[in-house]
Context: one part of a larger RNA
RNA sequence: CGUUGGAAAUUUGAGUGGAGCUGUCCUUAGUACGAGAGGACCGGGAUGGACAUACCUCUGGUGCACCAGUUGUUCUGCCAAGAGCAUAGCUGGGUAGCCACGUAUGGACGGGAUAAGCGCUGAAAGCAUCUAAGUGCGAAGCCCCCCACAAGAAUAGAUUUCCUCCAGAAAUGGUAAGACCCGUGAGAGACUAUCACGUUGAUAGGUCGGAGGUGUAAGUGCAGUAAUGUAUUGAGCUGACCGAUACUAAUAGGUCGAACG
Numbered sequence: 001c002g003u004u005g006g007a008a009a010u011u012u013g014a015g016u017g018g019a020g021c022u023g024u025c026c027u028u029a030g031u032a033c034g035a036g037a038g039g040a041c042c043g044g045g046a047u048g049g050a051c052a053u054a055c056c057u058c059u060g061g062u063g064c065a066c067c068a069g070u071u072g073u074u075c076u077g078c079c080a081a082g083a084g085c086a087u088a089g090c091u092g093g094g095u096a097g098c099c100a101c102g103u104a105u106g107g108a109c110g111g112g113a114u115a116a117g118c119g120c121u122g123a124a125a126g127c128a129u130c131u132a133a134g135u136g137c138g139a140a141g142c143c144c145c146c147c148a149c150a151a152g153a154a155u156a157g158a159u160u161u162c163c164u165c166c167a168g169a170a171a172u173g174g175u176a177a178g179a180c181c182c183g184u185g186a187g188a189g190a191c192u193a194u195c196a197c198g199u200u201g202a203u204a205g206g207u208c209g210g211a212g213g214u215g216u217a218a219g220u221g222c223a224g225u226a227a228u229g230u231a232u233u234g235a236g237c238u239g240a241c242c243g244a245u246a247c248u249a250a251u252a253g254g255u256c257g258a259a260c261g
Base pairs, nucleotide, nucleotide: 001152005163006162007161008160009159010158011157015149016148017147018146021049022048023047024046025045026044027043033038051106052105053104054103055102059100060099061098062097066093067092068091069090070089071086072085073084074083075082076081110144111143112142117137118136119135120134165174166173167172178256179255180254181253182198183197184196185195186194203249204248205247206245207244208243209242210241212238213237214236219232220231221230222229223228
């Protein structure tokens, strides 16, 4: 821009893409078959591999604004306590998020038309013949079924709901439903878009509470010459997680936006 008034939502599915794998064991059954050795079809069940998708409850990895330990050095006047630098100084752990080594699920079942093949009926050709007329079975393959996208499918579909006014001769302007700008953001994200919210408010930050993490802070008392230990104390600190709470910021406002009958 189109889809022939303007919007909001829910959809149909022409079409497109994806998926499609397979082992072993048990049973049927040591049955059919076979002199024996051996050893099934058909059917039923269990459990795996590889692959794919989703997710983070568990297990584990990462986790550069979390916690602790620790070396050297400089500084905060000194002690103590800290800060900077040294690969994040090094080391031990670790929330959310992201992830796999983790968890869950999938290939199915079924239908249609067929291939090779196997048939029925059956002439040409008094017989025979699956084929010539007619008709059936038959595959991991084809078309559906399953998953995702999908009306720019220009044949531009369908349904529901909302608004369908004013000025002007017209152009155009002001509005409606609605939308955008703007602002706070994240289940989103390169930008954009999407989604949530904008005081009739929990959208983000802060604060408070909790979870989780780390692992018993500092100060002080006591014991010891001291290093240190011990009590206060599962203490102190704590990013993303879960709640509560308008304290801060979403204020104020601007723009766009409807046709015949």